Context: one part of a larger RNA
């Protein structure tokens, strides 16, 4: 010097990204206990007091229940009886020590806000969380040889279930709610018209060669290679519906008797122009916005304002008691975290053997 323990004057978070670590608290009994609340909780809230031993009340309360006695329905019966044994809790008085849950073991507490309702689950070996799940809500598919899934198939799961069931997607307790847009994409329904495959259909065309022709060439039947019109479904186009389907939810100009602002008006565009609620937010760039609170002093925090760069309603919105090894800020207690070090013990390191 390093590690592991222990003690420490005065101060007590001044340390630090952050009270990380350590310290405090701690058991049992009694007293006492706020906001808020889903009336269950919050709560061991918080905050206090007591605790050993001896004597005595005291043959304590209470428990157990022998001998003995009585009764009859004669039993492992009932009634009386109280010996012996066990034995709290408490009152009063005394007594020892620094200290009586004398050791060990055994919650620090409160306030505020965010997120997630909760108990659970997770990156086996850097993340335990506001991520996943969850009861509850919603949409949608499925009528049973169900839908869906596994398998080439047979077959199996679903399910020895039957729409109060099963699958998929989504949201995520509870409370109050969930606005407008169907133009695009998707899905569902429709079937008049347009388009449209194989196939059907064969107008027509070519090759070949009997024949005809001096030749050029024409060319029946057959075989063969093509092949127009026309008839051909779903789909697409088209017509509707549907947003707790994928998604989307404007701009400019003017206007009130100070100013400012604009309930009001004009105009352009759109499928429709963001409703309620919330808002510098886990979202705010400018930004340490502005005001208020807390501090002597506060880029964080809390309450407001609204100019929302770029919140917003089941990719849910806003609240919310309880809960959390979650995150933020503040306070009480407590401390070697620190001012700022010091000392002690043990194990290493170092030297020698």
């Nucleotide at each position: 010097c390093u590690c592991u323990g222990g003690u420490u004057a005065a101060g007590g978070a001044a340390c630090u990204a952050g009270g990380c670590a350590a310290a405090u608290u701690g058991a049992c009994a009694c007293c006492g206990u706020a906001a808020c609340u889903u009336a269950g909780g919050a709560a061991g809230a918080a905050g206090g007091u007591g605790u050993g031993c001896c004597a005595u009340c005291a043959u304590u309360a209470c428990g157990u229940g022998a001998a003995g006695g009585g009764g009859c329905u004669c039993g492992c019966c009932c009634c009386c009886g109280g010996a012996g044994c066990g034995g709290a809790a408490g009152g009063u008085g005394g007594u020892u020590g620094c200290a009586a849950c004398a050791a060990a073991g055994c919650g620090g507490c409160g306030g505020u806000a965010g997120c997630g309702a909760c108990u659970g689950u997770u990156u086996a070996c850097c993340a335990a969380a506001a991520a996943c799940a969850c009861a509850g809500g919603a949409c949608u598919c499925u009528g049973c040889g169900a839908a869906g899934c596994c398998g080439u198939a047979a077959g199996g799961c679903g399910a020895c279930g039957u729409a109060u069931a099963g699958g998929g997607u989504u949201u995520g307790a509870c409370g109050c709610c969930u606005g407008c847009c169907c133009g695009g994409u998707g899905c569902u329904g429709g079937a008049a018209g347009g388009u449209u495959a194989a196939g059907g259909g064969g107008a027509g065309u070519g090759g070949u060669c009997a024949g005809c022709g001096u030749a050029a060439g024409c060319g029946a039947a057959g075989c063969u290679a093509c092949g127009a019109a026309c008839c051909g479904a779903a789909g697409c186009c088209c017509c509707a519906g549907u947003a707790a389907a994928c998604g989307g939810c404007g701009g400019c100009c003017g206007u009130a008797a100070c100013u400012a602002u604009a309930a009001c008006g004009g105009u352009c565009c759109u499928a429709a122009g963001g409703u309620a609620g919330c808002g510098a937010a886990a979202u705010u760039c400018c930004u340490u916005g502005u005001c208020g609170g807390g501090u002597a002093a506060g880029u964080u925090c809390c309450g407001a304002c609204c100019u929302g760069c770029a919140c917003g309603a089941a990719u849910g919105g806003c609240g919310u008691a309880a809960c959390g090894a979650c995150u933020u800020c503040c306070g009480c207690g407590c401390u070697g975290u620190c001012u700022c070090g010091a000392c002690c013990a043990g194990a290493g390191g170092c030297u020698c053997a």
Large-subunit ribosomal RNA, domain IV from a Pseudomonadota bacterium, 353 nucleotides, folded computationally. Its Rfam family is "Bacterial large subunit ribosomal RNA".